[in-house]
Formats: sequence, C1' cells, structure tokens
RNA sequence: AUAGUUCUUCGGGGUCAGUGAAAAUCUGAGCCGGCGGUUACAGCCCGCGACCCGUCCAAGUGCAAACUUGGCCGGUUGAAUCUGUGAAAUUCAGAUGCCGACGGUUAAAGUCCGGAUGGGAGAAGAACAGG
Repeated sequence: AUAGUUCUUCGGGGUCAGUGAAAAUCUGAGCCGGCGGUUACAGCCCGCGACCCGUCCAAGUGCAAACUUGGCCGGUUGAAUCUGUGAAAUUCAGAUGCCGACGGUUAAAGUCCGGAUGGGAGAAGAACAGG
C1' cells in the first nucleotide's frame, strides 16, 4: 500500500409575471439536478439510494375485522438525439429536445408546505489489532 473491526463527521437543488374570488399548482417565461461506475467531466449509458407496494417477524391498539410503528427480504420505479474534437466522450463543445415519488392546498405542484431535527446510496477521517 491493501484488506478487517470499532467509532466520529459529512451526506439534495430550484420563481417571477399574467389571469382569477382563489394558483409559488393553470398560462407564459425562467430555474434545479443525490451517490458509485464508465478509456474523458453524465438528471435522461449501467447500477444504487430516496419515494411507493408486498410477504414475513416484533411491539402497540382493538371484542373482532383490522390498523399503527419498527425491522429483514423482495418488487415497482422517469427522461437524448444530431454535429464536431479526440486514441477514447449517449459524459466535453455547439444545437435542439426530454424527465422528475407520496400526502396537503380556496385551483391541477420537480420548484410551496408536510412526513423529515427522519432515512440514505455513499464520502472523508480517526483508533485498534494483524501480516
């Protein structure tokens, strides 16, 4: 160096105008982009996380049916092309596009509020022991 154990810290961004009784939700014009990988820098290439759904387990509530919370595992899960450069880019440059959980709301939400002072892919560091 590398691998192991334990611990600590970090770990998601974005709005104005118009109409209207009412919209940060409609319309118009903007703005934003988690983590790892990839011959070269990625929202839209591959995978992961988040959200959502389900079996099982535990605790709680209930006469019961069932419900709530937590955990393991499993499942679902959006979107890009062209040209150029180059050894190499669906990642860079130019151009034109596209996508965005659930619940809430005087009116439909990627951007407002909420679950969330949560969880988290992972990142960095420290200590220990061994070779």

Annotation
This is a predicted structure of a 131-nucleotide RNA (FMN riboswitch aptamer (RFN element)) from an Actinomycetota bacterium. Taxonomically the source falls in Actinomycetota (Bacteria, Bacillati). The prediction has a mean pLDDT of 82.